Record summary: The RNA shown here (small-subunit ribosomal RNA) has 1496 nucleotides and comes from an uncultured prokaryote. Rfam family: Bacterial small subunit ribosomal RNA. Rfam links the family to the GO terms ribosome and structural constituent of ribosome. The coordinates come from a structure-prediction model, not an experiment, and the mean pLDDT is 85.

[in-house]
RNA sequence: AGAGUUUGAUCAUGGCUCAGAUUGAACGCUGGCGGCAGGCCUAACACAUGCAAGUCGAGCGGCAGCACGGGUGCUUGCACCUGGUGGCGAGCGGCGGACGGGUGAGUAAUGCGUAGGAAUUUGCCUUAAAGUGGGGAAUAACCCGGGGAAACUCGGGCUAAUACCGCAUAAUCCCUACGGGGGAAAGCAGGGGACCUUCGGGCCUUGCGCUGAUGGAGGAGCUUACGUUGGAUUAGCUAGUAGGUUGGGUAAAGGCUGACCUAGGCGACGAUCCAUAGCUGUUUUGAGAGGAAGAUCAGCCACACUGGGACUGAGACACGGCCCAGACUCCUACGGGAGGCAGCAGUGGGGAAUAUUGGACAAUGGGGGCAACCCUGAUCCAGCAAUGCCGCGUGUGUGAAGAAGGCCUGCGGGUUGUAAAGCACUUUCAGCGGGGAAGAAAAGCCUAGGGAUAAUACCCAUGGGUCUUGACGUUACCUACAGAAGAAGCUCCGGCUAACUCCGUGCCAGCAGCCGCGGUAAUACGGAGGGUGCAAGCGUUAAUCGGAAUUACUGGGCGUAAAGCGCGCGUAGGCGGGCUGGUCAGUUGGAUGUGAAAGCCCCGGGCUCAACCUGGGAACUGCAUUCAAUACUGCCAGUCUAGAGUGUGAUAGAGGGAGGUGGAAUUUCUAGUGUAGCGGUGAAAUGCGUAGAUAUUAGAAGGAACAUCAGUGGCGAAGGCGGCCUCCUGGAUUAACACUGACGCUGAGGUGCGAAAGCGUGGGGAGCAAACAGGAUUAGAUACCCUGGUAGUCCACGCCGUAAACGAUGUCUACUAGCCGUUGGAGUCCUUAGAGGCUUUAGUGGCGCAGCUAACGCAUUAAGUAGACCGCCUGGGGAGUACGGCCGCAAGGUUAAAACUCAAAUGAAUUGACGGGGGCCCGCACAAGCGGAGGAGCAUGUGGUUUAAUUCGAUGCAACGCGAAGAACCUUACCUACUCUUGACAUCCUCGGAACUCGGCAGAGAUGCCUUGGUGCCUUCGGGAGCGCAGUGACAGGUGCUGCAUGGCUGUCGUCAGCUCGUGUUGUGAAAUGUUGGGUUAAGUCCCGUAACGAGCGCAACCCCUAUCCUUAUUUGCCAGCGCGUAAUGGCGGGCUCUAAGGAGACUGCCGGUGACAAACCGGAGGAAGGUGGGGACGACGUCAAGUCAUCAUGGCCCUUACGACCUGGGCUACACACGUGCUACAAUGGCAAGUACAAAGGGCUGCAAACCUGCGAAGGUAAGCGAAUCCCAUAAAACUUGUCGUAGUCCGGAUCGGAGUCUGCAACUCGACUCCGUGAAGUCGGAAUCGCUAGUAAUCGUGGAUCAGAAUGCCACGGUGAAUACGUUCCCGGGCCUUGUACACACCGCCCGUCACACCAUGGGAGUGGGUUGCUCCAGAAGUGGUUAGCCUAACCUUCGGGAGGGCGAUCACCACGGAGUGAUUCAUGACUGGGGUGAAGUCGUAACAAGGUA
Repeated sequence: AGAGUUUGAUCAUGGCUCAGAUUGAACGCUGGCGGCAGGCCUAACACAUGCAAGUCGAGCGGCAGCACGGGUGCUUGCACCUGGUGGCGAGCGGCGGACGGGUGAGUAAUGCGUAGGAAUUUGCCUUAAAGUGGGGAAUAACCCGGGGAAACUCGGGCUAAUACCGCAUAAUCCCUACGGGGGAAAGCAGGGGACCUUCGGGCCUUGCGCUGAUGGAGGAGCUUACGUUGGAUUAGCUAGUAGGUUGGGUAAAGGCUGACCUAGGCGACGAUCCAUAGCUGUUUUGAGAGGAAGAUCAGCCACACUGGGACUGAGACACGGCCCAGACUCCUACGGGAGGCAGCAGUGGGGAAUAUUGGACAAUGGGGGCAACCCUGAUCCAGCAAUGCCGCGUGUGUGAAGAAGGCCUGCGGGUUGUAAAGCACUUUCAGCGGGGAAGAAAAGCCUAGGGAUAAUACCCAUGGGUCUUGACGUUACCUACAGAAGAAGCUCCGGCUAACUCCGUGCCAGCAGCCGCGGUAAUACGGAGGGUGCAAGCGUUAAUCGGAAUUACUGGGCGUAAAGCGCGCGUAGGCGGGCUGGUCAGUUGGAUGUGAAAGCCCCGGGCUCAACCUGGGAACUGCAUUCAAUACUGCCAGUCUAGAGUGUGAUAGAGGGAGGUGGAAUUUCUAGUGUAGCGGUGAAAUGCGUAGAUAUUAGAAGGAACAUCAGUGGCGAAGGCGGCCUCCUGGAUUAACACUGACGCUGAGGUGCGAAAGCGUGGGGAGCAAACAGGAUUAGAUACCCUGGUAGUCCACGCCGUAAACGAUGUCUACUAGCCGUUGGAGUCCUUAGAGGCUUUAGUGGCGCAGCUAACGCAUUAAGUAGACCGCCUGGGGAGUACGGCCGCAAGGUUAAAACUCAAAUGAAUUGACGGGGGCCCGCACAAGCGGAGGAGCAUGUGGUUUAAUUCGAUGCAACGCGAAGAACCUUACCUACUCUUGACAUCCUCGGAACUCGGCAGAGAUGCCUUGGUGCCUUCGGGAGCGCAGUGACAGGUGCUGCAUGGCUGUCGUCAGCUCGUGUUGUGAAAUGUUGGGUUAAGUCCCGUAACGAGCGCAACCCCUAUCCUUAUUUGCCAGCGCGUAAUGGCGGGCUCUAAGGAGACUGCCGGUGACAAACCGGAGGAAGGUGGGGACGACGUCAAGUCAUCAUGGCCCUUACGACCUGGGCUACACACGUGCUACAAUGGCAAGUACAAAGGGCUGCAAACCUGCGAAGGUAAGCGAAUCCCAUAAAACUUGUCGUAGUCCGGAUCGGAGUCUGCAACUCGACUCCGUGAAGUCGGAAUCGCUAGUAAUCGUGGAUCAGAAUGCCACGGUGAAUACGUUCCCGGGCCUUGUACACACCGCCCGUCACACCAUGGGAGUGGGUUGCUCCAGAAGUGGUUAGCCUAACCUUCGGGAGGGCGAUCACCACGGAGUGAUUCAUGACUGGGGUGAAGUCGUAACAAGGUA
């Protein structure tokens, strides 16, 4: 410090997620030791049991129990007596139970934090003074009696005090009318020389106490300012309320409280209300600023079963006190009683979860005491659990045969791995034995000098000596001994993120923090091997901060990503021009106080180190006080004119309001002319019209809107404003002076204006026109189109308050290159009047530099550079929705969430693809033509169906006469039946055998059984080779699966002209440029231009055939002419043709024109051929997971007496049907008959076969020639010449069927071809829709070949005859280039919306129902306090002895908790039914959006 994730890729925006640190944690797996620390976060839920606050005999009366002593009785060890001693239960009294310990329920301020203040109090402690005199009356305990189950209680009697009450005295005390008045105490212990004594003591002294007052310290109470969570969908709250006067009350100021008076007080700087919460030092995170938290430790507060209350006291409204009410629990004799772990342990419960019913007062501290000492679950220790932090260990060195085993493997090896074993060492920790600190200081006793004292007693402080005091503790630590001995796991290994292979699984099981893995080769699941990381731990979960500049103070944004209010005016607020003076609030500096300690940081020290502990420092960024400074801001005062405004003169304008007025047009009405249509559309129809429309002429009525001018022209804040005239009125601009003197800018709330539509009332209504009706369109058409048509549109008044109210750009101010228009004004120059130039100013536009921007773009009219103020944003959806409030007549508006859900949503730009976008261009693409197919019959292939099987594959173009260049058996892969199991085929091993073969039987055959002949070849004589039988196991075999694991091959776009690269340049980048542009071409062909320059694969050419010529060559080819020759024939000479080898030729080379002086095009000449002459081969980068595992090869999987192999028969040939491709036809351009011509290219020995003979024929017989330029197949046919037929289902057509044959072949039944005779079906040119072809082409005619025993209408090839048409590119299809739009990128066969149906989830409404909290109005009123008191009782004091004062009980009044009633508010839960929302598998209906998305 960043990373992953939106996209085909990019940049940006933006969310989600990860890596880090932390924790009072929990869970999973694992677990050696020690130190230090922490350990109910949940039920402030309920609690059994024990302990947690007592102590003082030196305050008192005493003596229940214990010990000692004494005494008595007396069986010498028992009984009794004895407060005498140590002491002490219970009691009176004192002090302490207000501390310590726990918890965080309540509390948003009676709290806390920081800094202050004045009107208070304070036990014990301390300071320095004063006093401590003299009396009295009771009462517990105890004794006696009563009640009760108990708790406890009542009556009578005795008694003490440091308990209680007077009296005296007293002030620096209190009250006061300033005269005065009030007002205290207590003793105890030690010691003691005189003196006194009732022998108790008095008295003196020391110490501890006591009383009143003073100061201090520390504590407590009160009070002020500031700070202290969220919600405005809580905006008004408040009657003791705010203040005053006067009483009361308190320790104390005060409405704290009563009466009276005033009417205030708080609040947008957030009152009130609701929700949540103890606050702080600090902790955690972070670079910091911030954020989150408030365990342990420390300070404060609050609470003690819930609520209320007071008492006592220095202090409480009291955790282990009291009273009352309530709930709960327990005891009970049913009459009554008892209790409060949020003390320490512990129990139940809750919970994911948190420990022992331990030891000790040894230390530290607290209470009491003179002290010893007692008490102390405070505390110190120990126990439990890896809860955390820190430290240590689980060994060290050597050791290659790189062992074994595991895993992987390309089978060679690699890896685990120096790891182990082995060898040599060490012994921390644990174990066992021994030793052994510190934590201990005191107190007590003895003693020395000092203080106090009359005192050498006593007491106090200091010093010395002595005697002891340790829970922890088998302590820490040291040491002997033995032995590598007792001690390693957990997570992860697709990317982020360090670490990879095999097997299993097969969208299953599962994983997952995000992206995402898994559908048969998973580095992502599970296991294994290996590896990475951390380590006595490691992972997961939860939580906080960080990363997140993702709430932005530091440190973000708002044209298009979320985000500028529709626009003004203006309140509060914020901000504000120049100069001078004052002030010092802000600001700055110094000083002082404070900012507790601990913690953090720095420097030291102590535990072996560290964690930890400890000393010092710094820091605590704060607050307060004070002293200075005075630039800036503020405030006060004065002044100025540059901002702002006023006055004067001009100017332009659809600025606003009101009233008039004008013409054109539409419509309607009236009248005339006139006749059959009009109107409307893509085409129609509805509609109007013979009752006279439309058209046309004249007139009238009425409403609305104002053509031309008209303009990125004008005006206005925006909305908006358009004929002309008049009136009223706002603003702007300009020129020059004068005046005011900062009067300014912005603007939360507020208020006004605010298109259209809509609403209310009343008018008006020509045209247009939601709704509605009809006609069309359509699968439907509640639409688009047409004919009508009502609200509305118009006017007046009143509402509504929203718009893509947009420049998607808030207002104001200043600054920052220019150029060109345009509107309004001013100045100036030149002009003969126009006009024009220059300068300036206010608007309004275009382009453009710097700069800015994610880019697009903006650019003096900023989105630049700065300032002021306001508004708004924080992922997408849910949702601008629900609820609540406000506004509205309503429609609705405004304000405005959450649950839930997703990992994206979005902007700009890029490359493609696509468009029922555009431009240019091409192609038998259309058009123009010719001929087909679609109808018939047949052939063939496919689908479907059937079947035991009808084997398999190919399926839009690019499957369907395709694989198959040929299924009767074979082929054959399919089916049936019968057989074989190392196998039909390959290699290796063993045994025996030559191989092979004649014949017979059984069987459908395979095969089985029997049988005959045979004894081979090579040899180094050991044997070997080949062949076949048998056996064993390795293995064979598979047309079984996967073409979506593959190679190879192929199809297709497409013979379309494209596809790319290097370097350079541009851009943040994807990318662009080049390759675009202007021409041209068949062509990215070439030329020119050009931030590009070059290059590659394609195009073309090079290759083959063909067209002309030449050369060479000749036989088996040829014969027009010449010559020889024959009965005749190429039979000869020679030549020619052909053949097959090599050349020539054609290159826009030449001429003219066009073009840009180019490329090129057009025309022409010459030429056999002219602009690639005609054909072929040749197929760029890539696309279609295209086709093929059944040509072949091949990974993986599967079968192995079968999914392999042999064999028989059958099937692939089926047949209601549908489609493709063909053949033959429907006839006269023809059929039939007869005659007569002219090819090319092929094939041939398992062959082609002449001639001859036989047969009507297919053929048969016989048999020359030829391995072929020689022989054969082999007559080419159409054509041509005649004849006939005469438009007819025919002399067309030939299917089908019957009969008879031929050939091939073991074999033609299923199931061949051909021949002859007979039969003579459909069919008379073919609906929608559709195919081929541009010249030697289509059409038509025949010929040959491959396959093949036989079996073509198919396929491949060959020649013969031989056309028509192309204006042209609008349209259909396909393609190329450029451009444009895009929400597509699996790329339009794309994407995607809404209803409905089903399931699930959360949520709103809902008759209501049940709780919580709370306001108001009442009822009620325990305990208590205060007031009153005609009842009752009454020790101290007073008394005139009657009584009084005072007190208590009771009664009553006031206040008040619980409780009750009524009525509201608010919140939670629930609710039949219901609303929308979200998410789901491939459901249904349509197709709204994205392209002009087919109606933008």